[in-house]
């Protein structure tokens, strides 16, 4: 001099389905509300996750296989491509030079 995790502040980036019942509507076609199923999160929760070691989310995709009432349910695709940051931590450690005993 250089690297250093979890974690942490502050910002910032993302998704928000599918059934069933009632209501409305010409009209399971939209739209309210309630319940069910998986999820960390299922329309604002201001909560969940995710922030470069980056599968949080998107493209590919109205994809493929497998299951289920039914679904972006699982899983493959995927060592494909995109994708949103700085500082604390760090006076402790580890390296590696250089100076003195």
């Nucleotide at each position: 001099u250089c690297a250093a995790a979890a974690g942490g502040u502050u910002g910032g980036g993302g998704g928000u389905g599918u059934c069933u019942c009632u209501g409305u509507u010409c009209a399971u076609u939209g739209c309210a509300g309630a319940g069910g199923c998986u999820g960390a999160g299922a329309u604002c929760a201001u909560a969940c996750c995710c922030u470069g070691u980056g599968a949080a989310c998107c493209u590919g995709a109205a994809c493929c296989g497998g299951g289920u009432c039914a679904u972006a349910c699982c899983g493959g695709c995927g060592g494909a491509g995109g994708g949103a940051a700085a500082c604390c931590g760090a006076u402790c450690u580890g390296a590696a030079g250089c100076a003195g005993a």